[in-house]
Context: one part of a larger RNA
RNA sequence: GAAUCAACGCUGGCGGCGCGCCUAACACAUGCAAGUCGAACGAGAAAGGGGAGCAAUCCCUGAGUAAAGUGGCGCACGGGUGAGUAACACGUGGGUCAUCCACCCUUUGGCGGGGAAUAACCCUGGGAAACUGGGGAUAAUACCGCAUAAGUCCGAGAGGAGAAAGUCGAAAGACGCCGAAGGAGGAGCCCGCGCCCGAUUAGCUAGUUGGUGAGGUAAGAGCUCACCAAGGCGACGAUCGGUAGCCGGCCUGAGAGGGCACACGGCCACACUGGCACUGAAACACGGGCCAGACUCCUACGGGAGGCAGCAGUGGGGAAUCUUGCACAAUGGGGGAAACCCUGAUGCAGCGACGCCGCGUGAACGAUGAAGCCCUUCGGGGUGUAAAGUUCUUUCGGCAGGGAAGAUAAUGACGGUACCUGCAGAAGCAGCUGCGGCUAACUACGUGCCAGCAGCCGCGGUAAUACGUAGGCAGCAAGCGUUGUUC
Numbered sequence: 001g002a003a004u005c006a007a008c009g010c011u012g013g014c015g016g017c018g019c020g021c022c023u024a025a026c027a028c029a030u031g032c033a034a035g036u037c038g039a040a041c042g043a044g045a046a047a048g049g050g051g052a053g054c055a056a057u058c059c060c061u062g063a064g065u066a067a068a069g070u071g072g073c074g075c076a077c078g079g080g081u082g083a084g085u086a087a088c089a090c091g092u093g094g095g096u097c098a099u100c101c102a103c104c105c106u107u108u109g110g111c112g113g114g115g116a117a118u119a120a121c122c123c124u125g126g127g128a129a130a131c132u133g134g135g136g137a138u139a140a141u142a143c144c145g146c147a148u149a150a151g152u153c154c155g156a157g158a159g160g161a162g163a164a165a166g167u168c169g170a171a172a173g174a175c176g177c178c179g180a181a182g183g184a185g186g187a188g189c190c191c192g193c194g195c196c197c198g199a200u201u202a203g204c205u206a207g208u209u210g211g212u213g214a215g216g217u218a219a220g221a222g223c224u225c226a227c228c229a230a231g232g233c234g235a236c237g238a239u240c241g242g243u244a245g246c247c248g249g250c251c252u253g254a255g256a257g258g259g260c261a262c263a264c265g266g267c268c269a270c271a272c273u274g275g276c277a278c279u280g281a282a283a284c285a286c287g288g289g290c291c292a293g294a295c296u297c298c299u300a301c302g303g304g305a306g307g308c309a310g311c312a313g314u315g316g317g318g319a320a321u322c323u324u325g326c327a328c329a330a331u332g333g334g335g336g337a338a339a340c341c342c343u344g345a346u347g348c349a350g351c352g353a354c355g356c357c358g359c360g361u362g363a364a365c366g367a368u369g370a371a372g373c374c375c376u377u378c379g380g381g382g383u384g385u386a387a388a389g390u391u392c393u394u395u396c397g398g399c400a401g402g403g404a405a406g407a408u409a410a411u412g413a414c415g416g417u418a419c420c421u422g423c424a425g426a427a428g429c430a431g432c433u434g435c436g437g438c439u440a441a442c443u444a445c446g447u448g449c450c451a452g453c454a455g456c457c458g459c460g461g462u463a464a465u466a467c468g469u470a471g472g473c474a475g476c477a478a479g480c481g482u483u484g485u486u487c
Base pairs, nucleotide, nucleotide: 001487002486003485004484006483007482008481009480010479013359014358015357016356017355018354019352020351021317026315027314028313030312031311032310035073036072037071040070041069048061049060050059051058052057080270081269082268090194091193092192093191094190095189096188099187100186101185104183105182106181107180108179109178110177112146114144115143121136122135123134124133125132126131152161153160154159166175167174168173196242197241198240203233204232205231208230209229210228211227212226213225214224215223245267246266247265248264249260250259251258252257272293273292274291275290276289295306296305297304298303323349325348326347327346331345332343333342334341335340362392363391364390365389372383373382374381375380396428398423399422400421401420402419406414431476432475433474434473435472436457437456438455442471443470444469445468446467452459453458
């Protein structure tokens, strides 16, 4: 000098675009963040309104609605965090004749005939609750056989195995269903190379290294197991210890290099801590399950409930980091044939000079030059065209009127915003740091090795351009300094 997820001190007008818990992966009140489909299925209220009746009550409507149940798809995406991890985690280049893939696209062949259940519901029991037991009835695109098998799979072959579901529609047909092949995109596994510090860590290793067989997986493999052999790794740094998510990138630098890993994008890992599987095309699953643990809460003491490293917000920690906002209008995602519903993704708004950029705080004229203040050799000099004054302008801000694009016929949170026009009036808007040398800018007074300054050299002990104040000056400017960190 440049840079910064900054903080602190003094100061602070506006706008645009960004950024905003680096510390306790500490604990969390409250609300919201993943649902949707009645065109898969069975069932099905109430309030309210209308009517009849003396009334109890009944009928119609509300409504095949609400709320729930079975079933399907989604919930493995999106969002968060960086704890762990020195590893095929990541980067890069390959391999998979060792593999998988729901939804989507293309092509192709099918969709015949049966069965048995079960929730919701009703009856009944247990429990404080969470919840749960028994009995009865019922539907399906839920479940199970049978038939058929182009292609598929197994098999050397003969041969064997193995499917399906309907719904809507007057119909045409549409949406689905089953088998198979291909594609797109995605994923698993494997390999070469690259990837921090310490040798004051030198030896490490028993499923260890290899083989045979078996199991297991979508799939190769000590992945697992039985048996057999005794191997495997290491100064080209094994093992151990420390530190750390990796990369695209970012900062600096002429470059080489050094430093960093915040925002944005890709990958990975994690979801109170540890372990486990279930479902599923895919999870060993943040807002699913089980077990154990710590913690918090409820309890009738028998037993239960919970997991913000989602968005906001609270406490705590800290030098330090925001609103318990608006909207699904746009973009995108899930479901649905659609209408539409959901979406704290996202789009916006709010707060913060935290950063970058832009703009303003007026312009011209105006005295041998007011006052005040400062200095003075007392003559004068400085502040200084500065002010006043005269003329003018109105950016920004204020007030008023109009008012978008973003949306495609309709639909706009932002937003009466941006922007445009008009009105008034210089009106509402400057500070901070420094002035011994480095380094740009000097005098006076106070102080007297005191009080203090200080990045380095160094200043201060009675004339201090170095401390404090004032005037003046220099630099930068809605900022200016300081501190931390990097080059």
A computed fold for a 487-nucleotide part of an RNA from Candidatus Solibacter sp., annotated as small-subunit ribosomal RNA, 5' domain. The sequence was found in a public genome assembly.